[in-house]
Context: one part of a larger RNA
Molecule: large-subunit ribosomal RNA, domain VI
Organism: Bacteroidales bacterium Barb4
C1' cells in the first nucleotide's frame, strides 16, 4: 500500500523448496542349479558407514565478571590478611548458555502413469505377428506419498469472535527474554513475579578469616566449612508511574 468497513485470532493450499546414499552378516540353504568345486533368484532379519535434522539427560569441549592452589614484586604502617601488575602470571577444578567428538531421529513403506524390455487376444496379410483397435505387466527414474514455506495465489480464498465514537484494537513508553545488528518477533507493566535485589535449593570449589582446642612446631581439628556468574523455585523490598497518540 493492496485485498472496498475496522480488528483480533485460527486456517485451506494454487505453487515452491528439502529430503532421496549405501555396505556387510545372517536365515531361507549348504536348498534350486552343478559330475564335482562351487553355489544362487525371490523373500526376512540384524548391525554399520557416509550425509542430513534436532538436542544436551549421558560422555567431552568451552566457560577473561565462579572456586581453590602458588611464583615474583608494588601496595594496604607491621604481623596475619589482602589487593594491584607480571600472557587470566602461571596451575587444578568448574554452573547455565553455546557446542561434537556425545544422543535421538531421517532416506523409506505404499499408491499411480511410464521407460527400455515382456506378454495377451488379434487382424490387415485364412498362417505369423505384443499392435494396427483392444488389454496385462515393468525402473535408484517421473507424479504422488514424507518434512517444510505459502492468498501481493491482485484469480489477493475460507472459518470464528469483537467494535460502529460511551470506540473494537493498535501505538508509544517502560521491566525483560532459550527472541535479536537495527527492526522485528515473544512475555511482563501493581488486578503484578517482567528483570534486579533478597531467601531457599540445585549445582561448582574443596573445608575461609577470626578465635577454641591438640601439638615445639609444621599442622590437625571445631567445619561437606567458607565463598559463588548465567540454573530451578518463592518473596513486592527496588524497577516497570500517570499518561499521550493512532484509529
Nucleotide at each position: 500500500c493492496g485485498c472496498a468497513g475496522g480488528a483480533g485470532a485460527u486456517u485451506u493450499g494454487a505453487g515452491g523448496g528439502g529430503u532421496g546414499c549405501u555396505g556387510a552378516c545372517a536365515c531361507u540353504a549348504g536348498u534350486a542349479c552343478g559330475a564335482g568345486a562351487g553355489g544362487a533368484c525371490c523373500g526376512u532379519g540384524u548391525c554399520g558407514g557416509a550425509c542430513g535434522a534436532a538436542c544436551c539427560g549421558c560422555c567431552g569441549g568451552u566457560a577473561a565478571a565462579c572456586c581453590g592452589g602458588u611464583u615474583g614484586u608494588a601496595c594496604c604502617g607491621c604481623c596475619a590478611g589482602g589487593u594491584g601488575c607480571a600472557c587470566g602470571g602461571c596451575c587444578g577444578g568448574g554452573u547455565a548458555g553455546c557446542u561434537g567428538c556425545g544422543u535421538u531421529c531421517g532416506g523409506a513403506a505404499g499408491g499411480g502413469a511410464u521407460a527400455a524390455g515382456u506378454g495377451c487376444u488379434g487382424a490387415a496379410a485364412g498362417c505369423a505377428u505384443c499392435u494396427a483397435a483392444g488389454u496385462a505387466c515393468g525402473a535408484a527414474g517421473c507424479c504422488c506419498g514424507c518434512c517444510u514455506c505459502a492468498a501481493g495465489a491482485u484469480a489477493a480464498g475460507a472459518u470464528c469472535u469483537c467494535c460502529a465514537c460511551a470506540g473494537a484494537g493498535g501505538g508509544u513508553c517502560g521491566u525483560c527474554g532459550a527472541a535479536g545488528a537495527c527492526u522485528a518477533c515473544g512475555a511482563c507493566g501493581u488486578u503484578g513475579a517482567u528483570a534486579g535485589g533478597c531467601c531457599g535449593c540445585a549445582g561448582g570449589u574443596g573445608u575461609a578469616a577470626a578465635u577454641g582446642c591438640a601439638g615445639c612446631a609444621a599442622u590437625g581439628u571445631a567445619a561437606a566449612a567458607g565463598c559463588c556468574g548465567a540454573g530451578c523455585g518463592g518473596u513486592a523490598c527496588u524497577a516497570a508511574u500517570u499518561g499521550c497518540c493512532c484509529g